[in-house]
Context: one part of a larger RNA
Molecule: small-subunit ribosomal RNA, 3' major domain
Organism: uncultured bacterium
RNA sequence: UGACGGGGGCCCGCACAAGCGGUGGAGCAUGUGGUUUAAUUCGAGGCAACGCGCAGAACCUUACCCACGUUUGACAUGUCUAGUUUGAUCGUCAGAGAUGACUUUCUUCAGUUCGGCUGGCUAGAACACGGGUGCUGCAUGGCUGUCGUCAGCUCGUGUCGUGAGAUGUUGGGUUAAGUCCCGCAACGAGCGCAACCCUUGUCCUUAUUUACCAGCACGUAAUGGUAGGCACUCUAAGGAGACUGCCGGUGACAAACCGGAGGAAGGUGGGGAUGACGUCAAGUCCUCAUGGCCCUUAUGGGUAGGGCUUCACACGUAAUACAAUGGAGUGUACAGAGGGUAGCCAACCCGCGAGGGGGAGCCAAUCUCACAAAGCACUUCGUAGUCCGGAUCGGAGUCUGCAACUCGACUCCGUGAAGUCGGAAUCGCUAGUAAUCGUGAAUCAGCAUGUCACGGUGAAUACGUUCCCGGGUCUUGUACA
Repeated sequence: UGACGGGGGCCCGCACAAGCGGUGGAGCAUGUGGUUUAAUUCGAGGCAACGCGCAGAACCUUACCCACGUUUGACAUGUCUAGUUUGAUCGUCAGAGAUGACUUUCUUCAGUUCGGCUGGCUAGAACACGGGUGCUGCAUGGCUGUCGUCAGCUCGUGUCGUGAGAUGUUGGGUUAAGUCCCGCAACGAGCGCAACCCUUGUCCUUAUUUACCAGCACGUAAUGGUAGGCACUCUAAGGAGACUGCCGGUGACAAACCGGAGGAAGGUGGGGAUGACGUCAAGUCCUCAUGGCCCUUAUGGGUAGGGCUUCACACGUAAUACAAUGGAGUGUACAGAGGGUAGCCAACCCGCGAGGGGGAGCCAAUCUCACAAAGCACUUCGUAGUCCGGAUCGGAGUCUGCAACUCGACUCCGUGAAGUCGGAAUCGCUAGUAAUCGUGAAUCAGCAUGUCACGGUGAAUACGUUCCCGGGUCUUGUACA
C1' cells in the first nucleotide's frame, strides 16, 4: 500500500421489512445429471451452467454409431501428358444408395500472327499440397458474461517522506453521482458520472395520399361509398417547451433541500441505447481467425440406415390445473405492433372440424394474415373428484413433405388418470409496475407451453434501516501478500 475481521462510524440497493403473485406437492413440456446404449456427438457447472450454444435433430442439419464404398481427394493453386479440345441429355442393368457397366439424342467453345500457338474444358499421372467440428480457451486474437450503470480508476507538475509511498481523491455540507459548494500544500488534467443520441408525454408550422370526414351535396338495406374538403385524427419532417427559470422557507450570505405557483410535463419527466481502470488463467480453438502438437488408403471425403427422441430415478425452468372473482352456451364491444410474391390469400361453395375447392386483390397507410381475448348482457351448473381438471389410451381423419415406423403438428368421436392450493426452504416485483388477457414476429416445407416484441384490463404496500445478503466510503486491528 492492499486484502481480510462473527472491529467501529456514515451511506445505498426489492437487501430486509410492508404487501401481491409464484416455485417446492400433481400430471405434462423442456434442459441437465445419472442410467442405458453400437451410438445415445460436443460444449456450458455457485451467484454469472441447467426453455443455455439450438431464431426451431423425421432425411438434411450432424459433428456420433453401424454397414458399404473412396484416396491429389467434395474444395484451392502449381507441373506434365493425352483428347472427335464445346455444352447438355434420354434410357437400360446391378445396387440400400453412393457408385459402377452400357447406351440414345441435340449441339460442336473463345482468341489467333492459322503453328494445336494461347486460353478454357474433360480425362489421366506423380508430387508439392489440400482437408481435419482432432488436442491445447492454462499459448492467443476477436467476441461475451460478472462485480455493476456500482462511482469509482488514474496522470502531470509541485510539496512531504531515507524509502516503499503519501498528498491531490481526505475534512464540513450536499447529490442518483469523485454531483456541486466551502475549506485545505496543493494546482490542474484524463477515463468514467452527467449532457449530446433514439423513443414516449403537450403544442405550433409545413405536407394531404392509399390515411381522415367538420360543414355542404349526391347515393345506399348499410358502410368516406361518391363529388368534394385539408378543418380534425393519423402519418413524418422541422421547430417550441423544463432551466431549480419564478415565489416562500431552511441553510454558512454557498452548494443544495422542503413547500408553492404556472404548466401537458418539475426537479435525471418515463423508457432505451450507452458498461471506466480492472477482477474471475471466468466462457468460447464446435461462429470466425490463429501459434504449437497430432492424423494423412485416415482423426480427411461420399452414401444408406440408425442415434442425438433411451428411462427404476434426481434437480432446474416453464406452461396447465385443483374451480363459482369459476366452467359451459348464446349475443355483443374496444387495440397496438408486425409479416406477405417459391408469399399473404378475400368473397363464395363443400366439410361437425382440422381442412379442401375457388379464384378477386395486393411488392401493400390501398389487398391480405385478421374474428383480438379477458370485458359486458342473459341463461345454466350448486360444492360434487363435479357440466372442475385434462393426462393417458382406442378408433377415424387433415396438412406439410421423396418419406411422419423408430420420431411431426393439428382435428373429430370415445376414454376421463393424478390433482381439493402444496413440508423445510426459496424466487420475482415499487406503477401503467405486479398480476391477468389475448396479438404478432424471427427461425421455419412442417413443428413453440420457449424466445423476442405488442397492446387490453389493472392493484396492494413501503413504519423504517435493528437484523440477513451485496456494494461504496472513512477509520481501526492483523501471526496474510